[in-house]
RNA sequence: AAUAGUACUGAAGCGCCAGAACUUAGAUCCAGACCGGAAGAUAGGAUGUAAGUUGACGAGGACAUGGUUUAGCGAAAAUUCGGCGGAUGCCAUGCGGUGUAUAGCCACCACCGAGAAAGAUCGGACAAAACCCGUGAGUGAUUACGGGCACAAACAACGAUCGGGUGGCGAAA
Numbered sequence: 001a002a003u004a005g006u007a008c009u010g011a012a013g014c015g016c017c018a019g020a021a022c023u024u025a026g027a028u029c030c031a032g033a034c035c036g037g038a039a040g041a042u043a044g045g046a047u048g049u050a051a052g053u054u055g056a057c058g059a060g061g062a063c064a065u066g067g068u069u070u071a072g073c074g075a076a077a078a079u080u081c082g083g084c085g086g087a088u089g090c091c092a093u094g095c096g097g098u099g100u101a102u103a104g105c106c107a108c109c110a111c112c113g114a115g116a117a118a119g120a121u122c123g124g125a126c127a128a129a130a131c132c133c134g135u136g137a138g139u140g141a142u143u144a145c146g147g148g149c150a151c152a153a154a155c156a157a158c159g160a161u162c163g164g165g166u167g168g169c170g171a172a173a
Base pairs, nucleotide, nucleotide: 014085015084016083017082019081020054021053022052023051024050025049027047028046029045030044035040057074058073063094064093065092066091067090068089095113096112097111098110099109104169105168106167107166108165119162120161121160122159123158131148132147133146134145135144136143137142
């Protein structure tokens, strides 16, 4: 800065736009180039005003409550800059799962979240924008949609191998 109420829709590279950049239309000033006998018109520069445009491409990710904010991957013509809000991250607690000893039960400890051990080694795989073609909207900056076409990384997922407690009770707890 933002008027109030109701209804519907809408989300996590998600939403918004007081900086910034760009577009259009005026205004003021500078200059008075080139053209012209002159009048003048045109190009150019600076500063405002108004209205607009841009402002994250996917992968991956949710037990519950609370807290917290710079919450981890790569792609790209890199403003995908900057700001605000939010967010499945992280922390604590609760509940739950796993951690050989008859199935099991209790407490603590560790790691996790209903495909419920961190970690180590190895392996393979996977995207959309971008790009090209086309259709539409807009004076324009720009934008919506359709078709075609490849290429990633991960502390994530998948596959393989390795890799895990202490004490008590125990047909009663």